[in-house]
């Protein structure tokens, strides 16, 4: 220093439309269409945010041709915004070099 296991682990709409499932109201002679409503899904599309995977930029200093040169800072491509998963980075524990 790498790697694995355990345990802690922020921030940010469970947003707004569409699209598909389920009920329920309703309409009906009996379904069923059409409407309205709750819940789930997450196809697509919009705004508005975060920043501790990953990723990019750069100070001093070096060098003075090019360029080298840190992060928990900046920038958000990516990721993320209920849970859940991830999650830098911290404790303990093994192994390996």
């Nucleotide at each position: 220093u790498u790697u694995c296991g355990c345990g802690g682990g922020a921030g940010a709409g469970a947003u707004c439309g569409u699209u598909c499932c389920u009920c329920u109201u309703c309409c009906a002679a009996a379904a069923a269409a059409a409407a309205a409503g709750a819940g789930g899904a997450u196809u697509c599309g919009g705004c508005g945010c975060c920043g501790a995977a990953g990723g990019a930029g750069c100070a001093a200093c070096c060098a003075c041709c090019c360029g080298g040169g840190a992060a928990a800072c900046u920038c958000u491509c990516a990721g993320g915004c209920a849970a859940a998963a991830g999650g830098a980075c911290c404790g303990c524990g093994a192994a390996a070099g």
The prediction has a mean pLDDT of 80. Glycine riboswitch aptamer from uncultured Rhizomicrobium sp., 97 nucleotides, folded computationally. Taxonomically the source falls in Rhizomicrobium (Bacteria, Pseudomonadota, Alphaproteobacteria, Micropepsales). Of the family's consensus pairs, 90% are formed in the model.